[in-house]
RNA sequence: CGGCGGCCGCCGCCGAAUCGCCUCCCGGGGCGAACCGGGGAACCACCUCCUCGUCGUUUCGGGGAACCGGGGUGAAUCCGCGUCAGCGGUAGGGCGACCUUCGGCCCGAACCCGUCAGCUAACCCGGUAGGCGGUGCCGAGAAGAAGG
Numbered sequence: 001c002g003g004c005g006g007c008c009g010c011c012g013c014c015g016a017a018u019c020g021c022c023u024c025c026c027g028g029g030g031c032g033a034a035c036c037g038g039g040g041a042a043c044c045a046c047c048u049c050c051u052c053g054u055c056g057u058u059u060c061g062g063g064g065a066a067c068c069g070g071g072g073u074g075a076a077u078c079c080g081c082g083u084c085a086g087c088g089g090u091a092g093g094g095c096g097a098c099c100u101u102c103g104g105c106c107c108g109a110a111c112c113c114g115u116c117a118g119c120u121a122a123c124c125c126g127g128u129a130g131g132c133g134g135u136g137c138c139g140a141g142a143a144g145a146a147g148g
Stems, first nucleotide, its partner, number of pairs: 010134005018033006034128006044118001048065006069116001070113004078089004092107004
């Protein structure tokens, strides 16, 4: 001088995931605020498809076929290729209060419920995790190692 790693503090990013209080030796447990999510009326919406009949076409009835369930958090959905590992793209999302324009960089996952849930006032039930970053450019000045 350079590289890599660890700890503390501080400053930031994604995300709802922060703050305060009580108890407890710590841990753990609990409460509140704030933020976030799910369930849950009326009204509205929806009612698998085909066919026949009825009703003045909405409605009702018969027959047939299909049935690969459905749903939630999240930006993370969809398309093509593939030797099925993955690759290319894409709806959409992120990058220091917020909006817009230009440009650049990145993500475009994962998990959960368990045959069940449209919306939804009252009401009911939950979550407050986890993962990362702290660089680049320009100018000036000072100190100093080795060698000669």